[in-house]
RNA sequence: GCCACCGUAGCUCAACUGGCGGAGCAAUGCAUUCGUAAUGCGUAGGUUAGGGGUUCGACUCCCCUCGGUGGCU
Numbered sequence: 001g002c003c004a005c006c007g008u009a010g011c012u013c014a015a016c017u018g019g020c021g022g023a024g025c026a027a028u029g030c031a032u033u034c035g036u037a038a039u040g041c042g043u044a045g046g047u048u049a050g051g052g053g054u055u056c057g058a059c060u061c062c063c064c065u066c067g068g069u070g071g072c073u
Stems, first nucleotide, its partner, number of pairs: 001072007010025004019056001027043005049065005
C1' cells in the first nucleotide's frame, strides 16, 4: 500500500425483512440478617465510533473519515 471483518450501557453480547434500543454481570436503593455474604424487589446508566446521504421512518441500506483485528504484498 491492497483486501476482508468488527465498533451498541462500566464489561460480555442481543436487537428479525428498515418500524418503541434490550439482557446477563457490574454499580446503586430498599427488604431480609446481630452483622456481612447470599437471596428477593426496584432504580440509574446509550451522540448505536464520528460526519453526510436515501427513506414517512436507519443500530440496520449507501458514501467519506477514525479506531481495532486478521490476511496479502
A computed fold for a 73-nucleotide RNA from a Nitrospiraceae bacterium, annotated as transfer RNA.
Model confidence (mean pLDDT): 80 of 100.
Its Rfam family is "tRNA". It is annotated as a transfer RNA.